[in-house]
RNA sequence: AGAGUUUGAUCCUGGCUCAGAACGAACGCUUGCGGCGUGCCUAACACAUGCAAGUCGAACGAGAAAGCCCUGCUUGCAGGGUGAGUAAAGUGGCGAACGGGUGAGUGACACGUGGGUAAUCUGCCUUAGGGACAGGGAUAACACUCCGAAAGGGGUGCUAAUACCUGAUACGAUAAAGUCUUCAUAUGGAGAUUUUGUGAAAGGUGACCUCUUCUUGAAAGUCGCUGCCCUUAGAUGAGCUCGCGUACCAUUAGCUUGUUGGUGGGGUAAUGGCCUACCAAGGCUAAGAUGGUUAGCUGGUCUGAGAGGAUGAUCAGCCACACUGGAACUGAGACACGGUCCAGACUCCUACGGGAGGCAGCAGUGGGGAAUAUUGCGCAAUGGGGGAAACCCUGACGCAGCAACGCCGCGUGAGUGAUGAAGGCCCUUGGGUCGUAAAGCUCUGUCAGGUGGGAAGAGAACGGACGGUACCACCAAAGGAAGCACCGGCUAACUCCGUGCCAGCAGCCGCGGUAAUACGGAGGGUGCAAGCGUUGUUCGGAAUUACUGGGCGUAAAAGUGCGUGUAGGCGGUCUAUUAAGUCAGGUGUGAAAGCCCUCGGCUCAACCAAGGAACUGCAUCUGAAACUAUUAGACUUGAGUACGGGAGAGGAGAGUGGAAUUCCCGGUGUAGAGGUGAAAUUCGUAGAUAUCGGGAAGAACAUCGGUGGCGAAGGCGGCUCUCUGGACCGAUACUGACGCUGAGACGCGAAAGCGUGGGGAGCAAACAGGAUUAGAUACCCUGGUAGUCCACGCCGUAAACGAUGGGCACUAGGUGUAGAGGGUAUUGACCCCUUCUGUGCCGCAGCUAACGCAUUAAGUGCCCCGCCUGGGAAGUACGGCCGCAAGGCUAAAACUCAAAGGAAUUGACGGGGGCCCGCACAAGCGGUGGAGCAUGUGGUUUAAUUCGACGCAACGCGCAGAACCUUACCUGGGUUUGACAUCUGGGGAAUCUCCUGGAAACAGGAGAGUGCCUUCGGGAGCCCCAAGACAGGUGCUGCAUGGCUGUCGUCAGCUCGUGUCGUGGGAUGUUGGGUUAAGCCCCGCAACGAGCGCAACCCCUGCCUUUAGUUGCUAGCAGGUCAAGCUGAGCACUCUAGAGGAACUGCCGGUGUUAAACCGGAGGAAGGUGGGGAUGACGUCAAGUCCUCAUGGCCUUUAUGCCCAGGGCUACACACGUGCUACAAUGGUCGGUACAAAGGGUUGCCAAUUCGCGAGGAUGCGCUAAUCCCAAAAAGCCGGCCUAAGUUCGGAUUGGAGUCUGCAAUUCGACUCCAUGAAGCCGGAAUCGCUAGUAAUCGUAGAUCAGAACGCUACGGUGAAUACGUUCCCGGGCCUUGUACACACCGCCCGUCACACCACGAAAGUUGAUUGUACUAGAAGUCGUUGAGCCAACCUUUUCGGAGGAAGCAAACGCCCACGGUAUGAUUGGCGAUUGGGGUGAAGUCGUAACAAGGUA
Repeated sequence: AGAGUUUGAUCCUGGCUCAGAACGAACGCUUGCGGCGUGCCUAACACAUGCAAGUCGAACGAGAAAGCCCUGCUUGCAGGGUGAGUAAAGUGGCGAACGGGUGAGUGACACGUGGGUAAUCUGCCUUAGGGACAGGGAUAACACUCCGAAAGGGGUGCUAAUACCUGAUACGAUAAAGUCUUCAUAUGGAGAUUUUGUGAAAGGUGACCUCUUCUUGAAAGUCGCUGCCCUUAGAUGAGCUCGCGUACCAUUAGCUUGUUGGUGGGGUAAUGGCCUACCAAGGCUAAGAUGGUUAGCUGGUCUGAGAGGAUGAUCAGCCACACUGGAACUGAGACACGGUCCAGACUCCUACGGGAGGCAGCAGUGGGGAAUAUUGCGCAAUGGGGGAAACCCUGACGCAGCAACGCCGCGUGAGUGAUGAAGGCCCUUGGGUCGUAAAGCUCUGUCAGGUGGGAAGAGAACGGACGGUACCACCAAAGGAAGCACCGGCUAACUCCGUGCCAGCAGCCGCGGUAAUACGGAGGGUGCAAGCGUUGUUCGGAAUUACUGGGCGUAAAAGUGCGUGUAGGCGGUCUAUUAAGUCAGGUGUGAAAGCCCUCGGCUCAACCAAGGAACUGCAUCUGAAACUAUUAGACUUGAGUACGGGAGAGGAGAGUGGAAUUCCCGGUGUAGAGGUGAAAUUCGUAGAUAUCGGGAAGAACAUCGGUGGCGAAGGCGGCUCUCUGGACCGAUACUGACGCUGAGACGCGAAAGCGUGGGGAGCAAACAGGAUUAGAUACCCUGGUAGUCCACGCCGUAAACGAUGGGCACUAGGUGUAGAGGGUAUUGACCCCUUCUGUGCCGCAGCUAACGCAUUAAGUGCCCCGCCUGGGAAGUACGGCCGCAAGGCUAAAACUCAAAGGAAUUGACGGGGGCCCGCACAAGCGGUGGAGCAUGUGGUUUAAUUCGACGCAACGCGCAGAACCUUACCUGGGUUUGACAUCUGGGGAAUCUCCUGGAAACAGGAGAGUGCCUUCGGGAGCCCCAAGACAGGUGCUGCAUGGCUGUCGUCAGCUCGUGUCGUGGGAUGUUGGGUUAAGCCCCGCAACGAGCGCAACCCCUGCCUUUAGUUGCUAGCAGGUCAAGCUGAGCACUCUAGAGGAACUGCCGGUGUUAAACCGGAGGAAGGUGGGGAUGACGUCAAGUCCUCAUGGCCUUUAUGCCCAGGGCUACACACGUGCUACAAUGGUCGGUACAAAGGGUUGCCAAUUCGCGAGGAUGCGCUAAUCCCAAAAAGCCGGCCUAAGUUCGGAUUGGAGUCUGCAAUUCGACUCCAUGAAGCCGGAAUCGCUAGUAAUCGUAGAUCAGAACGCUACGGUGAAUACGUUCCCGGGCCUUGUACACACCGCCCGUCACACCACGAAAGUUGAUUGUACUAGAAGUCGUUGAGCCAACCUUUUCGGAGGAAGCAAACGCCCACGGUAUGAUUGGCGAUUGGGGUGAAGUCGUAACAAGGUA
């Protein structure tokens, strides 16, 4: 520090995800040791049991027992002593308000920080001063007694105090009223002083005998310690108060009546509506009141570069709470965790009458939960309470136990060791790897273990839980001690097997459908390591809320539709002022701990300790005065006003004009009109349409008219008048910052829509009809109502767009246009130059993701406002506000996806465009589709009808030839190292003949036969037997492959290097203008070149020359028969087959850019690639082929292999393709007669002769072929017959008889003869081929092959017609355009319906929680009143019994008030028949809305 993921690829936007760190964690697997920490985050749920707050006899009274000892003796009793002034209880004092726990409540002066208290208190402690005198009456304990189950309570009697009470005294203190001084920010504070008033006390203990008294020694007394009272100061702690800081929701906008303030009174330690009476009517709030939800706050902790974000366990500070609610008492302090009272819920005891209790103390239990420990030891240390002290108490605390929960440290050995062992895994079978790893050898001794010793922790004494611990020494022994996750990319790490969209994985992208580095296992590897992974959460990465540090033209998400303007924010120049902001310095504070630095202590580290730094903050003091701000004054440039002009569809109202449409009336006139792609509905003989004249009515204003004008926007268009707003230009004068923006607010605001009343010609939602269509609730047509128009009032939205908020300033130009002005010039109008304002286009810098913007910015800056934060759900639900309604404004969530999107690129596509080509259409000729047959396919059938090929580019295709074989299929019979290959062992020559069984394969048996080479060992070949390695497979996968092939397409294209342009994909080149069959060529050009294709080179053919003439040829010569190049001879010709030539737009003319080229012509056998062939670029179709061959993997191995016989591939209702033959007279038939080319032939072609009607048979010459044969070419030509008919057309089918091939012709061959003589009279929709030696037509040959072509391949004969042309159909090429396509239009994709699941809304209602208001009720308790009842202290009085007073207590009443009750609201949950839309879901239904002009933009 980044990475993955949207696309075919690219850039951007944007979300999702990952790598890091952390944790009070949990879960899974694993686990050797130690140190230091940490450990109920959930139920503030309920708690058994034990412990957690007592202590003081030196405050006080009273005061045991057991045991032991002694005595008496009735021998088990009495007495005494000791225990002991002890235990336990009580009065009294101090403590119990600390310490410990928890985080429910609390959005608050609760907390943090800094102040104030002149508005206060403070036990114990310290300091200072003073005092402590004289008295009194009770009461618990105790004793007796009563009630009660208990808890507990009552009565009578006795007694003490540092308990209680009265009086005296008063240095201080304090209250009231004065006086003075001083301070001062304040109503005031501090100090001094006068008068009057008020208010205290307690003793205990130890020592001593100088003085006094009794006199052993004590008492008074003295001294020490300690306690007590008043007061002062302090320290500590606490209360109150203020500034600032500190969560979310505005779908919470208004709240408040003790409320805000004042006065009097009360209350408190103290201010204060804290309380009360009266008076006033205030107080808070958009800088967020009130309400709701959530939450203890902080130091800190985690993360982060920081700013921030998240968090508030352990430790520390503060607060709050103690079963729930309320209340006070005591006290220095509480409204009190282990106190009291009341109410409530719950639990327990009960004799049913009544009582008891509060673990959010430490342990522990149940429960909840994913989850969190021992009912331990000790007060030795630290600290706390009491005490004079000894000491006691202390679950605070110190320790130990449990838990890998975290951090830190250590170990699980070290060295050597290559036959690279065995074994595992992989393997191309060579080997590689685990791997120096192991074994082996040599060592060491950390930890754990054993034995022995043994601390510090405690500063004088006593005292050690931890602990026989840490640590030390010795001993033995490599022994007891390694796992977890991952290995497709991100992300370090790869192979095999299994599985086969299954099982499964997955953080994201995504893996898995038979070769999975992604699932499971294994081997190997990588990472970390006593841990490793997973899950959860937080921060980071995320500049993805942007202060640091983002955006809003392109529906990337985002500028309010527009204006006026309030608050607010911001604001021109100069001078002075103040010092709020700002800056500098000082002071105080910012607790400790923590973080950071240095140093130190545990062996190191974690951990601990010391010192420092820091704590970016707050407060205060002093200073500076530039900037902002304040105040005062001034200025004119911002802004405005006045004056003079012209421009304008700016607005409102009134009037008025012509053209057109429609309607009405009349005339002319007759059969149609209208409408459409074509029609029909419709109108018209009752007279339409058309035309002429007249009239009515409403609406809109052609031409001018213009990226012209005006307006803030919406918007504004005939003409005239009235009223009125704004802008612009010009020249002066005036005001003097008066400005900009603008949350709320207010106003305007197209169309449609709504209300009331008018109006209504045309147009026209709805609606009706006619068409179209599969349907057509549409597009088209005929009608037609709201509406459109006017007036008034609503609505308040639009792609209200420049998809661009407003203002100011700055930053190259060029060129139009509108308004006003200036200059020059002119008689004048133009022209030209120029200023300001508006409105367009082009364009530099700059900006931008790109497109583009560019002085009218999307550039560079400043100010203000609005808005955005992934897609969908959704601009929806709920709530609120507005509206008559329609609806508008505001505006979520659950759930779901990993994208959604912008711009541009390359393709592909378009019922987009342009150019061009092709038998593509057109023009022609001939076919197919109809018939019969042949052949292939589908389907069906079958035991099998083997398999493959399926639009073009499968279907006379693989098959250049299925009776057996072929053959792969079926049935049956056999066989298992095999029909075939290699290796091993044994035997045998090979080989041939015969017999038996059998359908054959095969099985069994008999005989003949002794080969070749040799270094004499043997070897080669062949056969048989045996065993196993292995063979074999036309079994599967052409979607694992090679090779080959088809197709686009013989179309003209496909690319590269360098350069240039672009962020990039890419572009350029290859586009453009011409031209061509052609990316062929020329010109131009940021391109210049090159490659594969095109063309040419190759073959055939067309002309000529030359060479060579046999098997070819025969002109001349000769022979020969008259049958022939038959023979001699020759090579002239034809021909054969070699080598050359020839054609190149070369020549001429024209066109063209002077080019390329084209057109015409000449010559020429041939003319513009002469004709034909071979030749097939980059690629596309997962095209075809595993059944040609090769091949990975899988499957099979007495079978899916191999052999054999028979059958099948030849089936047949039917459908399709390709052909043949026909339907006839351009013909058929009979007879005669002429002319080819190219092939084939020795298991062959076969002459001639002969037999047969014929297929053919017999015999057999010649030929290994320019020699012989196949071989007759046919159409043609000549002549005869047929005469329009199912025929002398046509030949299917069938019967009979044969021939040939072959082992075999039944299933199932071809051919011949005789007989038979179907359909068919030119073929619907549709569709195919062909542009010249072509189509058409005619025959010939060959391959395969024993035989079996109407197919295929090749050959020649005869030999046409037509092409105006490129509008249309099909295919293709180039350029361009649009795109939401990229599996690329056979694409993509929308909505309803049906089904399943999920979350949500509504809903009659129902059930909770919280809360408001009103009324009721009123426990305990404070306060107040009363207090007739009770009543020790003090006072008065007394007859000494008492009486009265004061004070107090009980009790009653009153105010307040908790729980509760009633009624009525509000808010927020749960459930809810039914209902609504939404989302999701490989293959459902209906259509086709959108993307191309998406077929109606």
Small-subunit ribosomal RNA from a metagenome, 1497 nucleotides, folded computationally. The coordinates come from a structure-prediction model, not an experiment, and the mean pLDDT is 84. The RNAcentral record of the sequence draws on SILVA.